[in-house]
Annotation: This is a predicted structure of a 109-nucleotide RNA (SAM riboswitch aptamer (S box leader)) from a Bacteroidales bacterium. The sequence was found by an Rfam model in a public genome assembly. The prediction has a mean pLDDT of 82.

RNA sequence: GAUUUAUAAAGAAGAGGGGAGAGAUUAGGCUCACUGAACCUCUAGCAACCACAAACUAACUAUUUGAAAGGUGCUAAAACCUAAUCCACAAAUGUGGUAUUUAUAAAUA
Numbered sequence: 001g002a003u004u005u006a007u008a009a010a011g012a013a014g015a016g017g018g019g020a021g022a023g024a025u026u027a028g029g030c031u032c033a034c035u036g037a038a039c040c041u042c043u044a045g046c047a048a049c050c051a052c053a054a055a056c057u058a059a060c061u062a063u064u065u066g067a068a069a070g071g072u073g074c075u076a077a078a079a080c081c082u083a084a085u086c087c088a089c090a091a092a093u094g095u096g097g098u099a100u101u102u103a104u105a106a107a108u109a
Base pairs, nucleotide, nucleotide: 002108003107004106005105006104007103008102013043014042015041016040017039021032022031023030026083027082028081029080044075045074046073049071050070052066053065054064055063079101084098086097087096088095089094
């Protein structure tokens, strides 16, 4: 990188280094940034996917609850917003859903 499943309107930042960009990609918007972006390191924190404990069960990889030492992840704004030969409602170009895409986790070859 590929495939499958689940989740994505909640939550959680300081310091040091760094030195101009950043918010996945393309386009349009909007926002963040020299009062210091990306990125790296340390510390702290959030969450609870895996793993763990308990309950339930004929049994479980299901369901519910708990804990947070371990493996990941995350810590501006809804995945920042919009995008479609799709659906519903509306009728002013809107609202909601779903798909696609992306991210993360777990599993598979």

Lineage of the source: Bacteria > Pseudomonadati > Bacteroidota > Bacteroidia > Bacteroidales.